[in-house]
RNA sequence: CGUAAUCUUUGGGGCAGGUGUGAUUCCUGACCGGUGGUGACAGUCCACGAACUCUGAUGAAACCAGUAGUCAGAGCCGAUGCGGUGUAAUUCCGCAACCGACGGUAUAGUCCGGAUGGGAAAAGAUGGUU
Numbered sequence: 001c002g003u004a005a006u007c008u009u010u011g012g013g014g015c016a017g018g019u020g021u022g023a024u025u026c027c028u029g030a031c032c033g034g035u036g037g038u039g040a041c042a043g044u045c046c047a048c049g050a051a052c053u054c055u056g057a058u059g060a061a062a063c064c065a066g067u068a069g070u071c072a073g074a075g076c077c078g079a080u081g082c083g084g085u086g087u088a089a090u091u092c093c094g095c096a097a098c099c100g101a102c103g104g105u106a107u108a109g110u111c112c113g114g115a116u117g118g119g120a121a122a123a124g125a126u127g128g129u130u
Base pairs, nucleotide, nucleotide: 002129003128005126006125007124008123009122010121015029016028017027018026030110031109032100033099034048035047036046037045043098044097052075053074054073055072056071057070058069080096081095082094083093084092102113103112104111
């Protein structure tokens, strides 16, 4: 310096007012943006993760069902334009837009819940080899 392995840690943000019996859910205004990549910095480009649905394998507890859970695979998977600078930017600057799982509840990106969960991935350590 390169690198298979093991382990540890980290790993999602955001609300005020009004109406109303009741709303951080409606209305008005505001606010927020996971991970890697991309000729230069991305919620909107390209991928990934999460959630949700299905299938297969496995499979509990006093209730015995192939159920809950676990693992794997597949499906699903939101939203941007214009102008400027520049070698290079749907990533920067200016202007104007848009988007946001499921369950609960007065209709939720911002509240509560599954979740003290899972996780893309990041950092570090150990040890091996050259």